This is a predicted structure of a 72-nucleotide RNA (transfer RNA) from a Minisyncoccia bacterium. The organism belongs to Minisyncoccia, within Bacteria. The sequence is in RNAcentral, with records from ENA. Rfam family: tRNA. Rfam's curators write: Transfer RNA (tRNA) molecules are approximately 80 nucleotides in length.
RNA sequence: GCGCGCGUAGCUCAGUGGUAGAGCAGUCGUCUUAUACACGACCGGUCCUAGGUUCGAUCCCUAGCGUGCGCA
Numbered sequence: 001g002c003g004c005g006c007g008u009a010g011c012u013c014a015g016u017g018g019u020a021g022a023g024c025a026g027u028c029g030u031c032u033u034a035u036a037c038a039c040g041a042c043c044g045g046u047c048c049u050a051g052g053u054u055c056g057a058u059c060c061c062u063a064g065c066g067u068g069c070g071c072a
Stems, first nucleotide, its partner, number of pairs: 001071007010024004018055001026042005048064005
């Protein structure tokens, strides 16, 4: 330099057009002499950025940024 993939909660990931979820972590409660475990609730997001398409974009298109792999 070229090609292919990935970017969503603090972390690991789902969500492939109709306004975003799970597990873990954190906080609170129940339980316990107490802690842990277990159970319940709560807490959390500019969906990498900018344009475009669309009535509507995390999702489709383009460019950029970051990152991984391959080729040279």